Record summary
Transfer RNA from an uncultured Eggerthellaceae bacterium, 73 nucleotides, folded computationally. It matches the Rfam family "tRNA". Its mean pLDDT, the model's own confidence on a scale to 100, is 81.
Formats: sequence, structure tokens, C1' cells
RNA sequence: GGGCCGUUAGCUCAGUUGGAAGAGCAGUGGACUUUUAAUCCAAAGGUCGAGGGUUCGAGCCCCUCACGACCCA
Repeated sequence: GGGCCGUUAGCUCAGUUGGAAGAGCAGUGGACUUUUAAUCCAAAGGUCGAGGGUUCGAGCCCCUCACGACCCA
């Protein structure tokens, strides 16, 4: 330099045909318990890597860039 894959909550990851974002774990509050752990309940937590484009509407489609992994040279 070329090719290909990925980037979504603090972490690990889903997200279907474009209709507007979820789970588990962690953390917080509560219940239970002599206390802790375990268990149960609840709430919170997101500029969906950045910018632009298409569209009535984008996590999803298109372009550029950044970062990471793999292959080729």
C1' cells in the first nucleotide's frame, strides 16, 4: 500500500425487511437475613466511533475519516 471484518450502556454482546435501542454482568436503592453472601424487586445508565449524504424516517443504506483485529504484498 491492497483486501476483508469490527466499533451500540462501566464490561461482554444482541438489534430481523429502514419505523426510532435491548439483554446479561457490574454499580445504585429496597426487601429478606443477627451481619455478609446468595435470592427477589425497582429505578437509573446510550450524542449507536466522528463528520457528511440519501430518506417522511437511519444503529441499519451510501461516502470520507479515526481506531482495532485478520489476510496479502